[in-house]
Description: A computed fold for a 72-nucleotide RNA from a bacterium, annotated as transfer RNA. Its Rfam family is "tRNA". Rfam links the family to the GO term triplet codon-amino acid adaptor activity. By type it is a transfer RNA. Rfam's curators write: Transfer RNA (tRNA) molecules are approximately 80 nucleotides in length. Its mean pLDDT, the model's own confidence on a scale to 100, is 81.

RNA sequence: UCCGGAGUAGCUCAAUGGUAGAGCAGCUCCCUGUUAAGGAGUUGGUUGUAGGUUCGAAUCCUACCUGCGGAG
Repeated sequence: UCCGGAGUAGCUCAAUGGUAGAGCAGCUCCCUGUUAAGGAGUUGGUUGUAGGUUCGAAUCCUACCUGCGGAG
């Protein structure tokens, strides 16, 4: 320098153009003599950045950034 795939909640990951979700973690409560375990509820998002297409974009297109793998 070129190619491929990745970037979404604190973490691990979903969501095939139509209200962004799950598990774990956090918080509150129940349960218990206490803790752990268990149960109920709840908070948390500029979907890496900037543009474009579209009535509508996490999703499609372009460039850039970050890190991974490969080629030279």